[in-house]
RNA sequence: AAAUCGCAGUUGCCGAACUCCACCCGGAGGCGGGGGACCCGAAAGUGUUUGGGGCGCAGUUCCGAUUUGGAACGGAGUACUUUCAAGCUCUAGCCCGGCAGCUAACCUCGCAGGCGUAUUGAAAGUCGCC
Numbered sequence: 001a002a003a004u005c006g007c008a009g010u011u012g013c014c015g016a017a018c019u020c021c022a023c024c025c026g027g028a029g030g031c032g033g034g035g036g037a038c039c040c041g042a043a044a045g046u047g048u049u050u051g052g053g054g055c056g057c058a059g060u061u062c063c064g065a066u067u068u069g070g071a072a073c074g075g076a077g078u079a080c081u082u083u084c085a086a087g088c089u090c091u092a093g094c095c096c097g098g099c100a101g102c103u104a105a106c107c108u109c110g111c112a113g114g115c116g117u118a119u120u121g122a123a124a125g126u127c128g129c130c
Base pairs, nucleotide, nucleotide: 011116012115013114014113018029019028020027021026030111031110032109033108034107035106040101051099052096053095054094055093059073060072061071062070063069074091075090076089077088078087080125081124082123083122084121085120086119
């Protein structure tokens, strides 16, 4: 000096996953999801079914199969916000259980988990400081 491990702090990021009260169970505000009329929309998939659907950016097509990959298009993240462009990344996983279009009233559920993209240029705007 570097790497690794642990602890603490600063500043943040993805995401709906935050704040306050209370603290015995818990409650409130806020954010987010699902179910659920008329109207509108929609060919259907119940008899060992061509199943169907939900959360989420995570979907489609093609190539390959010397495998669990690759490519293109599309989608998503990137630090005050929006738009355009560039660079760097991601494109998972889980759930319902034969069942759900939209949907007012109404009913119901969640507020986890994981991290360092600690970026750049231009335009407009907001906030703070001097």